[in-house]
Molecule: Lysine riboswitch aptamer
Organism: bovine gut metagenome
RNA sequence: GAUAGAGGCGCGGGGUCCAUCAGUACCGUCGUCGAGCCUGUCCGGAGGCAUUGACGCGACGGGAAAGGGGGUUUCGCCGAAGCCCGCUGUCGUCGGAGCGACUGCAGGUUGGGGGAUCGCAGAAUAUGCGGUUCACUGUCAUAGCCUUUCAUGGUUAUGGAGCGCUAUC
Numbered sequence: 001g002a003u004a005g006a007g008g009c010g011c012g013g014g015g016u017c018c019a020u021c022a023g024u025a026c027c028g029u030c031g032u033c034g035a036g037c038c039u040g041u042c043c044g045g046a047g048g049c050a051u052u053g054a055c056g057c058g059a060c061g062g063g064a065a066a067g068g069g070g071g072u073u074u075c076g077c078c079g080a081a082g083c084c085c086g087c088u089g090u091c092g093u094c095g096g097a098g099c100g101a102c103u104g105c106a107g108g109u110u111g112g113g114g115g116a117u118c119g120c121a122g123a124a125u126a127u128g129c130g131g132u133u134c135a136c137u138g139u140c141a142u143a144g145c146c147u148u149u150c151a152u153g154g155u156u157a158u159g160g161a162g163c164g165c166u167a168u169c
Stems, first nucleotide, its partner, number of pairs: 001169005008078001010077009026062007036049004041097004081110004086105002089102004111137002114134008139160008
């Protein structure tokens, strides 16, 4: 340098079903109010609805979806993958700002799963992400002890990080 592997409630993607979202948004009818209302935030522009009653409120009738989640199945894998920040492109949008989403690239950071707690996102008590902390676990190093003729194996403690570790060439 190349190839192949290991950690386990292991990581991520797709399909499908189910619950939730929610009796919500929205639509219709009736009643009421009485002049403005709508195009997600701000500015501008251009439109639409409205005294033939808009917007709002109440009653009745009808009534979703997406994201997120669980089951199942399948695919790719072990920096799997996640996060932070910067830049490019596309969309939300008629223009600008801002925000959000999806890509690509560069840098940095986290070994892994879990409990607790704080913060953010979210309809949510679900869940995800991040910080802190706690033990657990895998790996390597060092030291001690046990075993073995030795090798080796096991165990305890401390510490490090995946740019690592093991095996073969």